[in-house]
RNA sequence: GCGCGGGAGAGACCCGUUUUUGCUUCGGCAAAGACGGGCGCCGAAGGAGCAACCACCCCGGAAACUCUCAGGCAAAAGGACCGCGC
Numbered sequence: 001g002c003g004c005g006g007g008a009g010a011g012a013c014c015c016g017u018u019u020u021u022g023c024u025u026c027g028g029c030a031a032a033g034a035c036g037g038g039c040g041c042c043g044a045a046g047g048a049g050c051a052a053c054c055a056c057c058c059c060g061g062a063a064a065c066u067c068u069c070a071g072g073c074a075a076a077a078g079g080a081c082c083g084c085g086c
Base pairs, nucleotide, nucleotide: 001086002085003084004083005082006081011039013038014037015036016035017034018033019032020031021030022029023028040073041072042071046069047067048066049065053061054060
């Protein structure tokens, strides 16, 4: 690196526009999707910060801690990391 298995947290939140479908007393209503905005929240892609420690002539490396830029908050997907095989 590849294959297989495991793998957490946090609103299926609110508003607007729009599309499709269904219902309709034809006024509208509901559901799902897309886009934009708002508030709340999470840390385990990536990124940044502090630091034990490692190395040390110079140049360096470094957490699952901290931040939350990015990412994420039903399922699916993704997923640090762990196990097995090549």
A computed fold for an 86-nucleotide RNA from an Alphaproteobacteria bacterium, annotated as Glycine riboswitch aptamer. Its Rfam family is "Glycine riboswitch aptamer". About the family: This family represents the bacterial glycine riboswitch. The sequence was found by an Rfam model in a public genome assembly. NCBI's taxonomy places the organism under Bacteria, Pseudomonadati, Pseudomonadota, Alphaproteobacteria.